[in-house]
RNA sequence: AGCCGAUGUAGCUCAGGGGUAGAGCAACGCUUUCGUAAAGCGUCGGUCGUCGGUUCAAUUCCGACCAUCGGCUU
Numbered sequence: 001a002g003c004c005g006a007u008g009u010a011g012c013u014c015a016g017g018g019g020u021a022g023a024g025c026a027a028c029g030c031u032u033u034c035g036u037a038a039a040g041c042g043u044c045g046g047u048c049g050u051c052g053g054u055u056c057a058a059u060u061c062c063g064a065c066c067a068u069c070g071g072c073u074u
Base pairs, nucleotide, nucleotide: 001073002072003071004070005069006068007067008066011025012024013023014022019056027043028042029041030040031039049065050064051063052062053061
């Protein structure tokens, strides 16, 4: 350098595989305590890697590209 494969979703780890996205942890607030921690309740947080295509409708299906990881060839 070329080819093949996997992965890309909240600050982090991950679910969700056509009908406008969720969990745990983290953060913040409240309750509790003399206070802290722990516990309980709640809140916030997302252009679903990018650009196109199919579709009434795309995070989801298809194509190209980008990034990371792995393998193969020279």
Notes: Transfer RNA from Dictyobacter aurantiacus, 74 nucleotides, folded computationally. It matches the Rfam family "tRNA". Lineage of the source: Bacteria > Bacillati > Chloroflexota > Ktedonobacterales > Dictyobacter. Its mean pLDDT, the model's own confidence on a scale to 100, is 84. The RNAcentral record of the sequence draws on ENA.